[in-house]
RNA sequence: CAGAGUAGGAACAGCGCGUCAAGUGUCGGCAAAUGGGAAGUUGUUGCCGGACGAAGAGGCCUCGCGCCUCGCGGUGCUGUUCCGCAUCCGCUG
Repeated sequence: CAGAGUAGGAACAGCGCGUCAAGUGUCGGCAAAUGGGAAGUUGUUGCCGGACGAAGAGGCCUCGCGCCUCGCGGUGCUGUUCCGCAUCCGCUG
RNA backbone atom coordinates (compact mmCIF):
# COMPACT_ATOMS: atom_id res chain seq x y z
C1' C A 1 0.00 0.00 0.00
C1' A A 2 -3.74 -3.64 -1.13
C1' G A 3 -7.14 -7.48 0.45
C1' A A 4 -10.41 -10.75 3.53
C1' G A 5 -14.21 -10.56 7.02
C1' U A 6 -20.22 -8.21 10.83
C1' A A 7 -24.94 -6.52 12.25
C1' G A 8 -27.77 -5.21 8.33
C1' G A 9 -29.93 -3.18 3.26
C1' A A 10 -31.87 -4.16 -1.92
C1' A A 11 -33.64 -7.51 -5.86
C1' C A 12 -35.32 -12.39 -7.19
C1' A A 13 -37.27 -17.24 -5.77
C1' G A 14 -39.56 -20.82 -2.46
C1' C A 15 -42.51 -22.04 1.78
C1' G A 16 -45.81 -19.48 5.12
C1' C A 17 -49.02 -15.83 8.16
C1' G A 18 -53.06 -12.33 8.31
C1' U A 19 -57.25 -10.37 5.61
C1' C A 20 -63.59 -12.06 12.04
C1' A A 21 -56.32 -7.72 11.89
C1' A A 22 -52.11 -9.90 13.81
C1' G A 23 -47.94 -8.28 11.35
C1' U A 24 -45.39 -3.96 9.25
C1' G A 25 -44.62 1.18 10.14
C1' U A 26 -44.75 5.20 14.35
C1' C A 27 -43.87 7.51 19.58
C1' G A 28 -41.90 6.74 24.68
C1' G A 29 -39.17 3.62 28.23
C1' C A 30 -35.81 -0.54 29.31
C1' A A 31 -32.37 -4.08 27.54
C1' A A 32 -29.26 -7.17 24.21
C1' A A 33 -26.11 -8.44 20.30
C1' U A 34 -23.20 -6.38 16.52
C1' G A 35 -16.09 -8.07 10.95
C1' G A 36 -10.85 -12.01 14.69
C1' G A 37 -10.31 -8.99 19.81
C1' A A 38 -11.72 -4.41 22.65
C1' A A 39 -15.11 -0.56 22.38
C1' G A 40 -19.23 2.02 20.11
C1' U A 41 -24.34 4.40 17.65
C1' U A 42 -26.96 8.17 14.02
C1' G A 43 -27.60 1.40 12.22
C1' U A 44 -30.14 -3.74 14.03
C1' U A 45 -33.04 -6.68 17.41
C1' G A 46 -36.12 -8.00 21.81
C1' C A 47 -39.70 -6.62 25.78
C1' C A 48 -43.48 -3.19 27.92
C1' G A 49 -46.90 0.85 27.16
C1' G A 50 -49.50 4.54 23.83
C1' A A 51 -51.50 6.57 19.30
C1' C A 52 -52.78 5.60 14.19
C1' G A 53 -54.39 2.06 10.65
C1' A A 54 -56.15 -1.73 5.77
C1' A A 55 -58.49 -4.93 -0.19
C1' G A 56 -60.78 -8.18 -0.82
C1' A A 57 -63.29 -11.04 -4.60
C1' G A 58 -65.01 -15.67 -6.96
C1' G A 59 -66.23 -20.86 -6.43
C1' C A 60 -67.38 -25.46 -3.57
C1' C A 61 -70.00 -26.67 0.57
C1' U A 62 -71.14 -31.71 5.12
C1' C A 63 -73.24 -23.91 5.94
C1' G A 64 -67.90 -24.45 10.20
C1' C A 65 -65.17 -18.39 7.17
C1' G A 66 -64.27 -25.35 6.60
C1' C A 67 -61.73 -25.96 1.63
C1' C A 68 -59.79 -24.12 -3.22
C1' U A 69 -58.24 -20.14 -6.66
C1' C A 70 -56.78 -15.19 -7.71
C1' G A 71 -55.49 -10.78 -5.10
C1' C A 72 -54.09 -7.51 -1.10
C1' G A 73 -50.30 -6.35 3.26
C1' G A 74 -44.75 -0.45 3.22
C1' U A 75 -46.47 -9.19 6.17
C1' G A 76 -42.73 -13.82 8.65
C1' C A 77 -38.68 -17.22 7.54
C1' U A 78 -35.04 -19.40 4.30
C1' G A 79 -31.85 -19.47 -0.10
C1' U A 80 -29.06 -16.89 -4.18
C1' U A 81 -26.79 -12.39 -6.02
C1' C A 82 -25.08 -7.38 -5.13
C1' C A 83 -23.76 -3.56 -1.38
C1' G A 84 -21.68 -3.62 3.47
C1' C A 85 -18.66 -0.86 10.15
C1' A A 86 -16.26 5.58 11.19
C1' U A 87 -11.89 4.16 16.30
C1' C A 88 -7.67 1.05 18.23
C1' C A 89 -5.36 -3.69 17.82
C1' G A 90 -5.05 -8.09 14.93
C1' C A 91 -5.12 -11.58 10.07
C1' U A 92 -3.41 -12.26 4.66
C1' G A 93 -0.23 -10.52 0.48

Predicted 3D model of a 93-nucleotide RNA (THF (Tetrahydrofolate) riboswitch aptamer) from uncultured Dysosmobacter sp.
Its mean pLDDT, the model's own confidence on a scale to 100, is 83.
The source organism's lineage runs through Bacteria, Bacillati, Bacillota, Eubacteriales and Dysosmobacter.
RNAcentral holds the sequence, with entries from MGnify.